[in-house]
RNA sequence: UGAGUCGGUCGGGCGGCCGCGUUGCACCUCCGGGUGCACCGAGGAACGUCCGGGCUCCGUAGAGCAAGGUGGUGGGUAACGCCCACCCGGGGUGACCCGCGGGAAAGUGCCACAGAGAGCAGACCGCCCGUCCUCGGACGGGUAAGGGUGAAACGGUGGUGUAAGAGACCACCAGCGCGGCGGGCGACCGUCGCGGCUAGGUAAACCCCACCUGGAGCAAGACCAGACAGGGUGCGUUCGAGGGCUGCUCGCCCGAGCACCCGGGUAGGUCGCUGGAGGCGUGCGGCAACGUACGUCGUAGAUGGAUGGCCGCCCAUCGGAGCGAGGCAACUCGCCCGUGGACAGAACCCGGCGUACAGACCGACUCAUCCG
Numbered sequence: 001u002g003a004g005u006c007g008g009u010c011g012g013g014c015g016g017c018c019g020c021g022u023u024g025c026a027c028c029u030c031c032g033g034g035u036g037c038a039c040c041g042a043g044g045a046a047c048g049u050c051c052g053g054g055c056u057c058c059g060u061a062g063a064g065c066a067a068g069g070u071g072g073u074g075g076g077u078a079a080c081g082c083c084c085a086c087c088c089g090g091g092g093u094g095a096c097c098c099g100c101g102g103g104a105a106a107g108u109g110c111c112a113c114a115g116a117g118a119g120c121a122g123a124c125c126g127c128c129c130g131u132c133c134u135c136g137g138a139c140g141g142g143u144a145a146g147g148g149u150g151a152a153a154c155g156g157u158g159g160u161g162u163a164a165g166a167g168a169c170c171a172c173c174a175g176c177g178c179g180g181c182g183g184g185c186g187a188c189c190g191u192c193g194c195g196g197c198u199a200g201g202u203a204a205a206c207c208c209c210a211c212c213u214g215g216a217g218c219a220a221g222a223c224c225a226g227a228c229a230g231g232g233u234g235c236g237u238u239c240g241a242g243g244g245c246u247g248c249u250c251g252c253c254c255g256a257g258c259a260c261c262c263g264g265g266u267a268g269g270u271c272g273c274u275g276g277a278g279g280c281g282u283g284c285g286g287c288a289a290c291g292u293a294c295g296u297c298g299u300a301g302a303u304g305g306a307u308g309g310c311c312g313c314c315c316a317u318c319g320g321a322g323c324g325a326g327g328c329a330a331c332u333c334g335c336c337c338g339u340g341g342a343c344a345g346a347a348c349c350c351g352g353c354g355u356a357c358a359g360a361c362c363g364a365c366u367c368a369u370c371c372g
Base pairs, nucleotide, nucleotide: 001368002367003366004365005364006363007362008361009360010359012314013313014312015311016310017309018308020041021040023038024037025036026035027034028033043343047354048353050352051351052350053349054348055217056216057215058214062250063249064248065247067213068212069211070210071209072086073085074084075083076082087101088099089098090097091096102208103207107206108205109202110201111200124147125146126143127142128141129140130139131138132137133136155173156172157171158170159169160168174198176195177194178193179192180191181190182189183188221271222270223269224268230262231261232260233259234258235257242254243253244252278297279296280295281294282293283292284291285290315341318338319337320336322335323334324333325332326331
């Protein structure tokens, strides 16, 4: 200098005018509210609502089945399907990246097309033996080395053997199972011996194994104020209707009302509500995720739902056959003119994941080339 890998930060700034919402103060009020001033007023994803938790209520929610989820190992965490480290497999020269990563010698199912044959397989061509004849084939048998099909054809190479062949036998190699030894907390790794000659794939198919899950959700839930008009039918009150917000059964508990139909009324306010597993910095422990101690910082809370609009200057971006400077050139820099800022907007609160995103900046590392 060029090409890349990983991680992080920001995501327009300043000013003026008008407008909206919460809160505080002052004043006015027909007590409903209004006016003025002051402070504050969206995000890294506020998004999707996919996962986990806090919080709230249901009666502390027992057992079995069903259903759903998770799935290498060890750790972190309030918890997780998240994060960190490692193992195994795959990719890359490398930094590094990817994995929906338990079990296929428990059982069942499936394996398209092609192909003779797709699972205790099979014989189309070929090879070998025999018989027959019209001398090129037909028929019967053997075989699986070679060809062909396929994602996959029942280990690979070489030899012995044979009519031709074959783990039929042998050597080496690969792989599988069992056992020993060594290392590691562990997943697993290394090594030695034995065995039978070989075991296909698929579990995001059923299934098996281990572990996890009570349900509903801030329209949770609590309080205040206000309105109304009852009627009918059925079932039930210890021989128990109905209910306990879960798919079923059992068990347990509450229990005097419940279900349906016709008719009538209301649909306002307050709390919950934002300071929390909080952010930042430093020290210590840890490879890390993270933990811990100390210091420091702090103002969104709408509910027909506020957070907006216009203007000026500046900055980034992009465009320009304009001007100037440098350079052989490509091009670079400055000035001028124009353009004009992505994705997107809280709704109980957190931790994650996923997705969207114009552009700018920082750090660590890798490879190649050149110079010293």
A computed fold for a 372-nucleotide RNA from Flavimobilis soli, annotated as Bacterial RNase P class A. The coordinates come from a structure-prediction model, not an experiment, and the mean pLDDT is 77. Rfam family: Bacterial RNase P class A. From the family's description: Ribonuclease P (RNase P) is a ubiquitous endoribonuclease, found in archaea, bacteria and eukarya as well as chloroplasts and mitochondria. Its best characterised activity is the generation of mature 5'-ends of tRNAs by cleaving the 5'-leader elements of precursor-tRNAs. Cellular RNase Ps are ribonucleoproteins. The organism belongs to Flavimobilis, within Bacteria.